[in-house]
């Protein structure tokens, strides 16, 4: 340094202004928001090489980068196992299904990622029809950070 296993903490944002109406943050115009990992041509520093001394290239380290490209999580549905219980039921833990949305132009060796423009998408229950309000949820969770650490 790697690292089985274990522990702790963290881990989602958003209805402005107006219209209609008895009633809408739900409709209409407008406004606003973008989970996690990957990919991706940004930036900084150091070193090496080249150099026309402006810089270029390479390597290393640090840092940043996609709602709509790839994958994951959440919601919903189906289902197996284990534990507690007389039972009803509850708890724990697996598997499966489902799972939204992008184009054009520019630059360039290379971009659905950069720049510009115009688009599009967003579980379930409640309620005047909800991505943004209330609720399940002080939940769950992709994962992130830190700690302990067998054996080799």
């Nucleotide at each position: 340094a790697u690292g089985a296993a274990c522990c702790u903490u963290c881990g989602g944002g958003g209805u402005u202004g107006g219209g209609u109406g008895c009633a809408a943050u739900u409709c209409c115009c407008u406004a606003c928001c973008g989970g996690c990992g990957g990919u991706g041509a940004g930036g900084a520093u150091a070193c090496a090489u080249g150099u026309a001394u402006g810089c270029a290239u390479g390597u290393a380290u640090c840092u940043c980068c996609a709602g709509c490209c790839c994958g994951c999580g959440a919601c919903u549905c189906c289902u197996g196992g284990c534990c507690a219980g007389u039972a009803a039921u509850g708890g724990c833990u697996g598997g499966g299904a489902c799972u939204g949305a992008c184009u054009u132009g520019g630059u360039g060796u290379a971009a659905u990622u950069c720049c510009a423009a115009g688009g599009c998408c967003g579980a379930c229950g409640g309620u005047a029809u909800a991505g943004u309000c209330c609720g399940g949820a002080u939940g769950a969770g992709a994962g992130a950070a830190g700690g302990u650490g067998a054996a080799g």
This is a predicted structure of a 152-nucleotide RNA (FMN riboswitch aptamer (RFN element)) from Paenibacillus sp. Its Rfam family is "FMN riboswitch aptamer (RFN element)". Rfam's curators write: The RFN element is a highly conserved domain that is found frequently in the 5'-untranslated regions of prokaryotic mRNAs that encode for flavin mononucleotide (FMN) biosynthesis and transport proteins. Its family is annotated with FMN binding in the Gene Ontology. NCBI's taxonomy places the organism under Bacteria, Bacillota, Bacilli, Caryophanales, Paenibacillus. Its mean pLDDT, the model's own confidence on a scale to 100, is 76.